[in-house]
Molecule: c-di-GMP-I riboswitch aptamer
Organism: Emergencia timonensis
RNA sequence: UAUUCACAAGAGCAAACCCGUCGAAAGACGGUGACGCAAAGCUACAGGGGCUAAGCCGCAAGGUAUGCCAGCCAGUUGCCGUA
Numbered sequence: 001u002a003u004u005c006a007c008a009a010g011a012g013c014a015a016a017c018c019c020g021u022c023g024a025a026a027g028a029c030g031g032u033g034a035c036g037c038a039a040a041g042c043u044a045c046a047g048g049g050g051c052u053a054a055g056c057c058g059c060a061a062g063g064u065a066u067g068c069c070a071g072c073c074a075g076u077u078g079c080c081g082u083a
Base pairs, nucleotide, nucleotide: 003083005081012037013036018031019030020029021028022027035071041076042075043074047073048072049069050068051067055064056063057062
């Protein structure tokens, strides 16, 4: 330096439910609380995939992202130590 994540050590994050706020919703933020996570750090204009449908289109069924999700895959950066 690169790959890897055994046993540890020091740490970290925080699902669902519930409460409050924002939002049309998906969802986000805060509180509570831990299901779990070797990146559950960051990135939505690197890429793929998924959710919602206010507005718009449509006789209707419905379609549609400029709105969201990275704790879906992924890109990128990184702690300790073993080999």